Description: The RNA shown here (transfer RNA) has 73 nucleotides and comes from Candidatus Hadersleviella danica. Its mean pLDDT, the model's own confidence on a scale to 100, is 81. Its Rfam family is "tRNA". Rfam's curators write: Transfer RNA (tRNA) molecules are approximately 80 nucleotides in length.
RNA sequence: GCCCUAGUAGCUCAAUGGACAGAGCACCGGACUUCUAAUCCGUAGGUUGAGGGUUCGAUUCCCCCCUAGGGCA
Numbered sequence: 001g002c003c004c005u006a007g008u009a010g011c012u013c014a015a016u017g018g019a020c021a022g023a024g025c026a027c028c029g030g031a032c033u034u035c036u037a038a039u040c041c042g043u044a045g046g047u048u049g050a051g052g053g054u055u056c057g058a059u060u061c062c063c064c065c066c067u068a069g070g071g072c073a
Stems, first nucleotide, its partner, number of pairs: 001072007010025004018056001028042004049065001051063003
């Protein structure tokens, strides 16, 4: 230098054009318990890596950039 993959909640991951972006764990609150742990219930938490484009509609498709990993030279 070229090519491939990935980037979504604090962490691990779903959602592959369609209505409000969801789940588990963690945090917080409550129930239970003498207390803690475990268990159960609930709340909150997101500029979907940045910018632009296509579309009625983009996490999803296209362009460019950034970051991480891998391959070729």
The sequence is in RNAcentral, with records from ENA.